[in-house]
RNA sequence: GACGAACGCUGGCGGCGUGCUUAAUACAUGCAAGUCGAACGAGAAAGUAUUCUUCGGAAUACUAGUAAAGUGGCGAACGGGUGAGUAACACGUAAGUAAUCUGCCCCCGGGAUGGGGACAACCCUGCUAACGCGGGGCUAAUACCGAAUGACGCAGCAAGUUCGCAUGGACAUGCUGUUAAAGGUGGGGAUCUUUUUAAGACCUACCACCUGGGGAUGAGCUUGCGGUCCAUUAGCUUGUUGGUGAGGUAACGGCUCACCAAGACCGCGAUAGAUAGCCGGCCUGAGAGGGUGAACGGCCACACUGGGACUGAGAUACGGCCCAGACUCCUACGGGAGGCAGCAGUAAGGAAUAUUGCGCAAUGGUCUAACGACUGACGCAGCAACGCCGCGUGACUGAUGAAGCAUUUAGGUGUGUAAAGGUCUGUAGGGAAGAAGAAUAAGAUUGUCACUAAUACGGGCAGUCGAUGACGCUAUUCCCAGAGAAAGCUCCGGCUAACUCCGUGCCAGCAGCCGCGGUAAUACGGGGGGAGCAAGCGUUGUCCGGAAUCACUGGGCGUAAAGGGCUCGUAGGCGGGCCAAUAAGUCAGAAGUGAAAUUUACUCGCUUAACGAGUAACCUGCUUUUGAAACUGUUGGUCUUGAAAUAUGAAGAGGAAAGCGGAAUUCCAGGUGUAGCGGUGAAAUGCGUAGAUAUCUGGAAGAACACCGGUGGCGAAGGCGGCUUUCUGGUCAUUAUUUGACGCUAAAGAGCGAAAGCGUGGGGAGCGAACAGGAUUAGAUACCCUGGUAGUCCACGCCCUAAACGAUGAAUACUAGGUGUUGGAGGUAUCGACCCCUUCAGUGCCGUAGCUAACGCAUUAAGUAUUCCGCCUGGGGAGUACGAUCGCAAGGUUGAAACUCAAAGGAAUUGACGGGGGCCCGCACAAGCGGUGGAGUAUGUGGUUUAAUUCGAUGCAACGCGAAGAACCUUACCUGGGUUUGAAAUGCAGUGGAAAGCCUUUUGAAAGAAACCCUCUUCGGACCGCUGUACAGGUGCUGCAUGGCUGUCGUCAGCUCGUGUCGUGAGAUGUUAGGUUAAGUCCUGCAACGAGCGCAACCCCUGUCCUUAGUUGCCAUCAGGUAAUGCUGGGAACUCUAAGGAGACUGCCGGUACAAAACCGGAGGAAGGUGGGGACGACGUCAAGUCAUCAUGGCCUUUAUAUCCAGGGCUACACACGUACUACAAUGGCCGGUACAAAGGGCAGCGAAACAGCGAUGUUAAGCAAAUCCCAUAAAACCGGUCUCAGUUCGGAUUGGAGUCUGCAACUCGACUCCAUGAAGUCGGAAUCGCUAGUAAUCGUGGAUCAGCAUGCCACGGUGAAUACGUUCCCGGGCCUUGUACACACCGCCCGUCAAGCCACGGGAGUUGGGAGUACCCGAAGUCAUUGGUCUAACUCCGAGCAAUCGGAGAAGAAAGCGCCGAAGGUAAGACCAAUGACUGGGGCG
Repeated sequence: GACGAACGCUGGCGGCGUGCUUAAUACAUGCAAGUCGAACGAGAAAGUAUUCUUCGGAAUACUAGUAAAGUGGCGAACGGGUGAGUAACACGUAAGUAAUCUGCCCCCGGGAUGGGGACAACCCUGCUAACGCGGGGCUAAUACCGAAUGACGCAGCAAGUUCGCAUGGACAUGCUGUUAAAGGUGGGGAUCUUUUUAAGACCUACCACCUGGGGAUGAGCUUGCGGUCCAUUAGCUUGUUGGUGAGGUAACGGCUCACCAAGACCGCGAUAGAUAGCCGGCCUGAGAGGGUGAACGGCCACACUGGGACUGAGAUACGGCCCAGACUCCUACGGGAGGCAGCAGUAAGGAAUAUUGCGCAAUGGUCUAACGACUGACGCAGCAACGCCGCGUGACUGAUGAAGCAUUUAGGUGUGUAAAGGUCUGUAGGGAAGAAGAAUAAGAUUGUCACUAAUACGGGCAGUCGAUGACGCUAUUCCCAGAGAAAGCUCCGGCUAACUCCGUGCCAGCAGCCGCGGUAAUACGGGGGGAGCAAGCGUUGUCCGGAAUCACUGGGCGUAAAGGGCUCGUAGGCGGGCCAAUAAGUCAGAAGUGAAAUUUACUCGCUUAACGAGUAACCUGCUUUUGAAACUGUUGGUCUUGAAAUAUGAAGAGGAAAGCGGAAUUCCAGGUGUAGCGGUGAAAUGCGUAGAUAUCUGGAAGAACACCGGUGGCGAAGGCGGCUUUCUGGUCAUUAUUUGACGCUAAAGAGCGAAAGCGUGGGGAGCGAACAGGAUUAGAUACCCUGGUAGUCCACGCCCUAAACGAUGAAUACUAGGUGUUGGAGGUAUCGACCCCUUCAGUGCCGUAGCUAACGCAUUAAGUAUUCCGCCUGGGGAGUACGAUCGCAAGGUUGAAACUCAAAGGAAUUGACGGGGGCCCGCACAAGCGGUGGAGUAUGUGGUUUAAUUCGAUGCAACGCGAAGAACCUUACCUGGGUUUGAAAUGCAGUGGAAAGCCUUUUGAAAGAAACCCUCUUCGGACCGCUGUACAGGUGCUGCAUGGCUGUCGUCAGCUCGUGUCGUGAGAUGUUAGGUUAAGUCCUGCAACGAGCGCAACCCCUGUCCUUAGUUGCCAUCAGGUAAUGCUGGGAACUCUAAGGAGACUGCCGGUACAAAACCGGAGGAAGGUGGGGACGACGUCAAGUCAUCAUGGCCUUUAUAUCCAGGGCUACACACGUACUACAAUGGCCGGUACAAAGGGCAGCGAAACAGCGAUGUUAAGCAAAUCCCAUAAAACCGGUCUCAGUUCGGAUUGGAGUCUGCAACUCGACUCCAUGAAGUCGGAAUCGCUAGUAAUCGUGGAUCAGCAUGCCACGGUGAAUACGUUCCCGGGCCUUGUACACACCGCCCGUCAAGCCACGGGAGUUGGGAGUACCCGAAGUCAUUGGUCUAACUCCGAGCAAUCGGAGAAGAAAGCGCCGAAGGUAAGACCAAUGACUGGGGCG
C1' cells in the first nucleotide's frame, strides 16, 4: 500500500459497486423451459340466458372450437450455478486440417409425381395401496412406409488439364450403379369438375418441405512453445513403440482387432507422490520480479457417487432415460418416489456473508406468419459503513479572557473566541408540482415501386394516426418553519505528530521492536490537555514492499555461513590467428495476430467525484515474409603462437622390490666386583646377598636410521630421510625438427588417500591405550613413578575419515620494485663456472598501486579480467532422526522437521582481570624491638534476656566508634499519671479581664486540678486569659530522592583538554621510547605542538645566626641585703619571650652519564641534596557513612508517632569477639634520702600557708582574670637499706567493715580513703599487630568534657635502643606489554550429570483407519457381434378368391438366448500414508 474480510467502540445522508473464501454437507416450500390451432384428430365444465318440466330435472344457445390432455414440429446441448476432479493439448499463444462436421440464418441452381398401412387421444374392459401397467375397438397429419423421377451429389471404371508441401488437391468429359420430398395459410378474373348460396382442380403470394453448391457461425481433431513442488521418487512401458491388413468414426490415429518386428520414454528429470481449475486480469513494486485467480470477460470440468448408452445438427445431457451404491421420504410390506454446485429460503459448519420481494417496462433468449406466451437470464427494489466517492453535523461576530475543570513557584497559567450573547444560512423534515428511460412496436391508413393475368394478397420505400413504466409520486424544482435532529475512534517513552497531575508500587497491568512497573512512572489505570484520522477509527489475519535477506537486473566463500582431502576423466559448458560459404542464433523493414473489458493519455456525460462513454496508445508475445552478414554457431580450406612429440642435457627423502651396514636399546652366557640400584619436587611400589646397578668379553632379536639437515629437495594430495642394485612415474632448461587447436574445466564415474580401527597369518627390541601397583590429593578412575596387554613392524584384504590447513578449487592473461635461496641456460672476464650481468622454472621475506569490515593480501594476489566446477543463506535442535546406499564391524556418504532463542558470529578499540611477561615502589616481606591471642579488670560489640534493655555504625574503611564523660536531667526506650491551638513561633475572628505577677489554702509521687486575693488607659489600644480557625510539633520512614560534611583507594602519581595528524569507526597520537627522579620530576628523541587539575614550591612549627624590644621573664659585670632565694638598686650581655630578617640553591670541586637531565663522592656549613614535622587530598571509585548535628523533597501522624511528670531502663548475663589497663616479678617489690621538665588550666574558678585527721578530706584563709599567684611534690633516674625465687614483702581481683567528697538525691548505679580479705596469673596454641631515630620501648605531667565520675581521647616533655643482606616469596600500588568467550568487568563468565516441572520429536510388541495399484472371483445396465427355434401391418414372391380379403415363403425388424467388454461388490498377498501404543531414547525451555 492492498483486501469478497472478521472482531471491538461508534454511527447523519446520498451515489456507484460488492456480499458462504468454511461442509462439491443435507435440504421443507414456491418458482427457474416452454411454445406453435397458420401441421393433426378429438373436445369439456362451472356460469349466464331462453324454452320445457312430472319441480327431481332436461334441452338449446353463449361460454368455445376456449381449458386440460394427446399425435406432430422446434426448443430443451442456450441461458444460470459451482470449482470437486484435472499437472492434462486442460489452459494461454501461434499454426495446421490436402484428415472433418455444422440445425436455425444468408446467397445461388434444381425439385416437390403417385400411393399405402398404422398408432395415440377417444370408447369398452382388466390389474394395482400407490406409481402405473395391460387387453379389445375407431381415427388424422408437415407422424410412418414403399414406388416413380433426378443431378453439377455419392461410389466405381476410363482417359485429360492444372496446381501443390510428401500423402495428394482443384477443374472438366464419358459410361455404369445408387439416393428425395409435405404440406399449410391468404387472395383470385378467366377455364374445368362435382353432391353447385359452396368446395375443389387451376393460377398466384407467403411460410414450410426435398436435393445440390457456396457463405457465415459454431464445433471436432493435430502440432510448436509457455506456466507448481519433491531425487529421502531413478528407472518406466506389453496395445506398450512401429509395420501390414481389416473394422470403426463426421474425421486422422493402437481408437479396436489379427499377424509381424522389439521397440518407445528417461538426468534438457521419465515413472511414482504432493498440491492446484487455466487465462485476460487483480494487488504490490522504480523496474525486473513476487503474490493471487472473488466480482466482470474467454476456455475447461462437474451436476448425490460410479458406470452406460438412446434421441438429436449438436449431449455421453444440472431441472431426460437405464443400471449399481449411499442417503431421505411414502407404503396396504408386494413395491414405489427423489436429487437447489438455478433464484429465494432452511438446518449444519463457521470469526463470517443478504429477501421464501416487484416486473417482463427495458436489454437479451426460445417458440410462433403474427399478435403473443414463457424467461429467479435480466431490469429494479429490500438488508449490510463490506468497499470506493461526495456532502453535512453550521457561518460571521463576540474578552468581564465568565463559570466549571485541570495545574501552580499561590502570583498565575491552560481549556479559550471555545461558550454565553448578537447577526445570518437552510441538508434531513412538512406541503405542492413532477420527468427522461418509449418507439421505425403491432395495427390501421395514404402515396409509390417490383412480383403477378390481376388494380387481390403479401413485400419494399416515404408520410399520417397510434397504446404500453416494475422502479415510483423516485430523481428534480418551488414554498414553509427553524441552529433546531446529526462525532466518534485511536494515540501522546523512542521509532512517530502529540505532556502534565493523581492513583498503584516488579502488584495490577502494558507491549509491533527496543522495553516500562520494585513509592516522585510523559510507557500501567483515571483526570485535564494535546496529536492524528474522521462516519468512521482501531485490532487481528493474509499478500507485496522496505529485504541487494536467493542477488537476471543485483550477493558471496583466508578469519563472519561457505573451496569438494587429492588426481584422472565421460556427458555438458567454454575455447587461438587468417580466408571463403551459409544464415540457426542476432539485427532491421513489412504483414497477420495479440477478443472485449481492464491500464495510460486526451475529450465528453451524470451539479462534483466515484461511475460511465468516445478516440488514441499500450498489450514488451507468437507466426509469416523480405533483407543485412559484423559477432556466435555450422561447413570447407589454411597458419603456428596454445597443446603435444623427437633429439641433447640436469636435479631430486618421487614410487615399488631385493640385498647390505653401523651406533644405540633390551635380553642371554661368562668374567671382575659389592651393597645397594632405580626413581622423584620429595618419596614409595619395583630390582638386588639366589650377587643387582657398575664394568669387560661374546652372542641373539626387533625397530629406527644421529651428524649432513637447510622457511633445502621431490610428489596431485596423503606423504617421502642409512647404503647399494633392479624396475618405474613426473618435472626443468636449451636449441633444432615434427603434428596442426589435437585445448581448459569437469556433474555422474574411477583411482589414490595420515593416524586410529577391523580380518587372516607372521613378528615383537624399544615405546605403550586398557589394566595393576606406588605416590599426590578432601577425593585423583588424572598429571608424576614402577610395571604392562592390544597396538606400533611385515604380507595380503578392508575401512575412507582429520585443524586431510595456505582454514585460500583448477586454468589463462595482464599489473612498480627490492632482497635471500634451489635447479638449469647464456654473456663478460678468468688459471678457474670465484665474482658480476641477463634469463627460464621453483621456494621464502619486505613492499608500491589496488583490494579488504578490519586484520591483512600484494607477479606464489585476497589486485584487474575471462571460463568451468564445488559450496553458503540467523543460532540451537543436528551432521541428529527416518529412508536409501557402502562396510565384517566400528562406522561412513546423502541428510530433514517439530520445537526453541533474539541473537549466534568476525575483526578491531578502551578498560578490567591472569596461580602471563618486563620495570619500579611501600614497615609489603626479610632483619630486629615490643606487643595482642592465655589471666583478672575496664570498655565497646554480637548474642541472649527484658515492660524497656532507645537509635545508628558492620571486611580492610563497624566494635575505648557518634558519646570531649547515661545516678535525676541528658533520653530519643518502657510502665503509670496528666494536657490537646498545645512546652516554644506567627496570624485572623470573637469574647473576657484589669495588669504582668505575687501571696495563701486543699489534694497529689510530681505534673496538674480546684479555690481565694490584688492591680492600667489618652477608650484606639498595649498586656494577659478563654473559645474558634489557619496551623504548630514529630530523634516517625526513606542516606537507594537530596544538599552539606566525612571515610577509603592514597600524598598513590596520576587524570584530562585545545589545535593538528592518523583511523570508515570505536579510538589513537600527545601521556609511548632511551635515561633519570620521591614524583607525568627533569633531559634527549619523536606527528605532534601547547595547556589545565594534581607533584613540587608558596603557609605554620622546629633546628643556626642577626636586628629590634626588655616585664611579670633573665642576672655576666657593679653595688646593697638575707638563714637562704634576682630579694633590692641596677644592667640589656646571656637564656628566654615575639616580631622582622639571613641561611641551603646540586651554588662549588672531582668522577660517571650523550659530558643532557641526573647520580656518586668531597669541601664548607647549625643544617646537604624534599633538613625533620604539620596543614594541604587531582579525575574519579565504593547507590561507602550520616534524614539522630544541621538543612531538605516526598510519604506518614494530629485527644497522638505531639507534649509534661514520677519511677524504671540504656549499667541485665550461660556465652563469643574487638580495643585497652594491671600483672605474672630481682633490668624487680618495699623503705629512706637526693635531682632534672615541657606544655597547659584557673573567678559559680585555681586555691598557697597554717591547723585537724593514718588518709580521702575538713576548718580558716593570703594571692591570682595570671611569663607575677595557684593547680604543682614531675616520674622513671641516682644513693643507701631490705627482700632471695616462693604464688612470695610478686600480683592485686573479689568480699566484709569504717569513712570522705560531689550532688534535691549515690539502692538499682559515682569516685576516692583507711583497716581487713588476698582470686586468677609463673610470659601465653593456631594465628596476628605496631615500629626505620629522638623513632620503638619505657616514665611521669597537663587539658577538653565535667556538680561528681577516665585504664578512654587529645597534648606535653624525661630516659632512650636494635636492625634493614636484599626484592625470590605474601599483601597493596604505578608504568609498558601480552592473552581473554570478562564489561555488574575473576566475588566475572561458564560446562556436564543428577532431582522436580512443562513442551515437541524419534524408536516400539502392535492396533486402527485411508487413498492408489496388482492378481483372481462374481458380473448389473448397455453398445457391438451372433443365434436352430419364437413374434411382426406396410415391401417382394407364390397360392386361393370376381372382389373385399386370406394363407405360405422371403426381405427387414422385434423380443429372447448366448458371447466379448464391463461399474459396484468379494477374496488374496504386499507397498505407501496417517492416527494411536505399555515402555524407552535423546532434545528444548524455565
Small-subunit ribosomal RNA from an uncultured prokaryote, 1486 nucleotides, folded computationally.